[in-house]
RNA sequence: GUAUAAAUGAAUACUGGUUCUCGUAUAAUCCUGGGAAUAUGGCCCAAAAGUUUCUACCAAGCUACCUUAAAUAGCCUGACUACGAGGUUGUGUACAUAAAUA
Numbered sequence: 001g002u003a004u005a006a007a008u009g010a011a012u013a014c015u016g017g018u019u020c021u022c023g024u025a026u027a028a029u030c031c032u033g034g035g036a037a038u039a040u041g042g043c044c045c046a047a048a049a050g051u052u053u054c055u056a057c058c059a060a061g062c063u064a065c066c067u068u069a070a071a072u073a074g075c076c077u078g079a080c081u082a083c084g085a086g087g088u089u090g091u092g093u094a095c096a097u098a099a100a101u102a
Base pairs, nucleotide, nucleotide: 002102003101007097008096009095012094013093014092017089019087020086021085022084023083024082025081026056029049032046033045034044035043041066042065050057058078059077061075062074063073064072
C1' cells in the first nucleotide's frame, strides 16, 4: 500500500416492520325477493345498488308506533377495510471510524 472485515457510531440518505393522528371513500347507507314473530313481539336468509376502491355493510342503548294485523320508524354511541399525508419507534443498507487476519 492492497484485500477481507469483527465491532462501534452523534448526525445524514434510502428502505421498509410497529404504533398514533388526520384526510379521502361510505351515509357502517339503501333497494328488491322469500320466510318468521306479534305488545313477554318487531327477526332470519338471499340477491342488487352505493366507492376512480379491496373488504365491510353490523352491535348495544333510548324513544315512538303497531290493539293482534303486517308492517316498522326516529335518535344516539361504538368499527373494520382500501388509498394518501404527517409523526413515533426501530430493521437493513449506504456512509464514517476500524481491531484482528492475509

A computed fold for a 102-nucleotide RNA from Niallia endozanthoxylica, annotated as Purine riboswitch aptamer. The organism belongs to Niallia, within Bacteria. RNAcentral holds the sequence, with entries from Rfam. Of the family's consensus pairs, 100% are formed in the model. It matches the Rfam family "Purine riboswitch aptamer". About the family: Riboswitches are metabolite binding domains within certain messenger RNAs that serve as precision sensors for their corresponding targets. Allosteric rearrangement of mRNA structure is mediated by ligand binding, and this results in modulation of gene expression. A class of riboswitches that selectively recognises guanine and becomes saturated at concentrations as low as 5 nM. In Bacillus subtilis, this mRNA motif is located on at least five separate transcriptional units that together encode 17 genes that are mostly involved in purine transport and purine nucleotide biosynthesis. Its Rfam clan is "Purine riboswitches".